[in-house]
Molecule: SAM riboswitch aptamer (S box leader)
Organism: Rhodanobacter spathiphylli
RNA sequence: CACUCAUCGAGACCGGCUGAGGGACAGGCCCUUUGAAGCCGGGGCAACCUGCAGGAGCGAUCCUGCGACGGUGCCAACUCCUGCGGAGCGCCACUGGCGCAACCGGUAGAUGGGGU
Numbered sequence: 001c002a003c004u005c006a007u008c009g010a011g012a013c014c015g016g017c018u019g020a021g022g023g024a025c026a027g028g029c030c031c032u033u034u035g036a037a038g039c040c041g042g043g044g045c046a047a048c049c050u051g052c053a054g055g056a057g058c059g060a061u062c063c064u065g066c067g068a069c070g071g072u073g074c075c076a077a078c079u080c081c082u083g084c085g086g087a088g089c090g091c092c093a094c095u096g097g098c099g100c101a102a103c104c105g106g107u108a109g110a111u112g113g114g115g116u
Base pairs, nucleotide, nucleotide: 001115003114004113005112006111007110008109013042014041015040016039017038021031022030023029025083026082027081028080043075044074045073048071049070050067051066052065053064054063055062056061079108084105085104086103088100089099090098091097092096
């Protein structure tokens, strides 16, 4: 970046500087002077890239297990929830509207691999 693929219910925080915001956007709901965001130092989580072993396949490739030197990423809340469509329940009292909690698919977003 008007591209492509995969994943997103798990996991993981301390110190210093600084000082008012932050959770992408909107609505909600939260976090925050018992210190937000940012920067620096250290620590950790995870296993996308990656290594090893086993397996499936003609093959491209895929599956399972183990690891963690390195490249990223991440360390409140399911991606905090919802947003579009569908199914459910209740209410009002129309064949339409409102609310509720959870489900499926999608959109959007994030991260990584590939590509340009």